This is a predicted structure of a 153-nucleotide part of an RNA (small-subunit ribosomal RNA, 3' minor domain) from Thermogemmatispora carboxidivorans. The source organism's lineage runs through Bacteria, Chloroflexota, Ktedonobacteria, Thermogemmatisporaceae and Thermogemmatispora. Its mean pLDDT, the model's own confidence on a scale to 100, is 80. It matches the Rfam family "Bacterial small subunit ribosomal RNA". Rfam links the family to the GO terms ribosome and structural constituent of ribosome. The sequence was found in a public genome assembly.

Context: one part of a larger RNA
RNA sequence: CACCGCCCGUCACACCACGAAAGCCGGCAACACCUGAAGCCGCUGGGCGAACCCCUCAAGAGAGGGGAGGCAGGCGUCGAGGGUGGGGUCGGUGAUUGGGGUGAAGUCGUAACAAGGUAGCCGUACCGGAAGGUGCGGCUGGAUCACCUCCUU
Numbered sequence: 001c002a003c004c005g006c007c008c009g010u011c012a013c014a015c016c017a018c019g020a021a022a023g024c025c026g027g028c029a030a031c032a033c034c035u036g037a038a039g040c041c042g043c044u045g046g047g048c049g050a051a052c053c054c055c056u057c058a059a060g061a062g063a064g065g066g067g068a069g070g071c072a073g074g075c076g077u078c079g080a081g082g083g084u085g086g087g088g089u090c091g092g093u094g095a096u097u098g099g100g101g102u103g104a105a106g107u108c109g110u111a112a113c114a115a116g117g118u119a120g121c122c123g124u125a126c127c128g129g130a131a132g133g134u135g136c137g138g139c140u141g142g143a144u145c146a147c148c149u150c151c152u153u
Base pairs, nucleotide, nucleotide: 003116005113008109009108011106013103014102015101016100018098019097020096023093024092025091026090027089028088031085032084033083034082035081039078041076042075043074044073047071048070052067053066054065055064056063057062119140120139121138122137123136124135125134126133127132
């Protein structure tokens, strides 16, 4: 640069971050059920069994039988791990979708700023390409005219 001013919203284009989202993928910690190694413990132990005890025979060596303790085996509790299932939580991705921000300039209008050409604004309801319009209630941070009150000179 001072109304040939300022300025609002839709729309179009580009970029950015974000929200929603069917679905897909993954992490984590649990839960329920199934399964369940080793090992400890408990129960059992008809099989094994030279040592310890007892008995019988012989009565010298030894032979046989029974028992205790032990072992294998069996069952059970706990149990690492594995499997199945439905949820929880966290994250990634995601067609599509929603508004937001920025941008030289573009499209449509002109809502606001002067009484901005219907004063404006706030709340609310309805309506409309958009700014917005209308109704109801409220405010003056409204111009003009008149009156009243107060303050200053």